The prediction has a mean pLDDT of 84. Predicted 3D model of a 113-nucleotide RNA (SAM riboswitch aptamer (S box leader)) from a soil metagenome. Rfam family: SAM riboswitch aptamer (S box leader). From the family's description: The SAM riboswitch is found upstream of a number of genes which code for proteins involved in methionine or cysteine biosynthesis in Gram-positive bacteria. The SAM riboswitch acts at the level of transcription termination control.
[in-house]
RNA sequence: CUCAUCGAGACCGGCUGAGGGAAAGGCCCUUCGACGCCGGGGCAACCGCCAGGCCUAACCAGCCGGGAAAGGUGCCAACUCCUGCGACCCGCGCGAGCGGGGCGGCAGAUGAG
Numbered sequence: 001c002u003c004a005u006c007g008a009g010a011c012c013g014g015c016u017g018a019g020g021g022a023a024a025g026g027c028c029c030u031u032c033g034a035c036g037c038c039g040g041g042g043c044a045a046c047c048g049c050c051a052g053g054c055c056u057a058a059c060c061a062g063c064c065g066g067g068a069a070a071g072g073u074g075c076c077a078a079c080u081c082c083u084g085c086g087a088c089c090c091g092c093g094c095g096a097g098c099g100g101g102g103c104g105g106c107a108g109a110u111g112a113g
Stems, first nucleotide, its partner, number of pairs: 001113006011040005019029003024083003041076003046072002049067002052064003080107001085104002088101005
């Protein structure tokens, strides 16, 4: 940089001791012990593995769902905790505007290349 996914799911013990949730603003978690490290446990199914279907004359490649979970990662507070930018829809308001909703975008996370 590209592609895919991101409303589901999954916690105990030991050590340490004041911060943490990426940044900002909010809101939250935390001395009834956060973050981190170690051990064990678990969740999930991206890669890898197994068996199919489509395509093909056949293969390769590609696509589609399915299975298992002993391998490589990942994850185990809150939707990626929420918001920011854009157009749209709904409600309220004479109006400036306010509130709500999903969608797209930005940023980010994880995997594969």
The sequence is in RNAcentral, with records from MGnify.